[in-house]
Molecule: transfer RNA
Organism: Phascolarctobacterium sp.
RNA sequence: GCUGGCAUAGCUCAGUCGGUAGAGCAACUGAUUCGUAAUCAGUAGGUCGCAGGUUCGAUUCCCGUUGCCAGCU
Numbered sequence: 001g002c003u004g005g006c007a008u009a010g011c012u013c014a015g016u017c018g019g020u021a022g023a024g025c026a027a028c029u030g031a032u033u034c035g036u037a038a039u040c041a042g043u044a045g046g047u048c049g050c051a052g053g054u055u056c057g058a059u060u061c062c063c064g065u066u067g068c069c070a071g072c073u
Base pairs, nucleotide, nucleotide: 001072002071003070004069005068006067007066010025011024012023013022019056027043028042029041030040031039049065050064052062053061
């Protein structure tokens, strides 16, 4: 230099061949307990790396770019 993959909640990861996003763990609240842990119920938390384009509508499609990983030279 070229090619490919990944980037989504605090962490680990799903997700939809385009219709405004979920799980587990963690956090918080409540129940249970003499109390803690465990268990159960619930709550909050995300402009889906960034910036453009297409579209009525983009996490999804296209272009560029940033970071990480792998391969080739």